[in-house]
RNA sequence: AAAGGGCAAACCACCGGAGACGGUGGGGCGCAAAGCUCCGGGCCCGACGGCUCACCAGAGCCAGGGCGGCCGAGCUACCGAA
Numbered sequence: 001a002a003a004g005g006g007c008a009a010a011c012c013a014c015c016g017g018a019g020a021c022g023g024u025g026g027g028g029c030g031c032a033a034a035g036c037u038c039c040g041g042g043c044c045c046g047a048c049g050g051c052u053c054a055c056c057a058g059a060g061c062c063a064g065g066g067c068g069g070c071c072g073a074g075c076u077a078c079c080g081a082a
Stems, first nucleotide, its partner, number of pairs: 006031002011026006029069001035075003039072003042067004049062005
């Protein structure tokens, strides 16, 4: 290269959540690990709660949460020249 296939972006509907976002169905932008895992970096949310500023409104930081299709890392994996 090929063969069998796999996953499923944006968007839409419904559901959960405060939110990021997640689930199901539709839908395909793409992906050879776009399979799994928050261990490192990064980004996003931050209601309840904590701290600070503030006359109010609100703002900042933190705990906590999320993104594996942001990157790294670890583990696993079909076919084939191999």
A computed fold for an 82-nucleotide RNA from a soil metagenome, annotated as c-di-GMP-I riboswitch aptamer. Model confidence (mean pLDDT): 86 of 100. The RNAcentral record of the sequence draws on MGnify.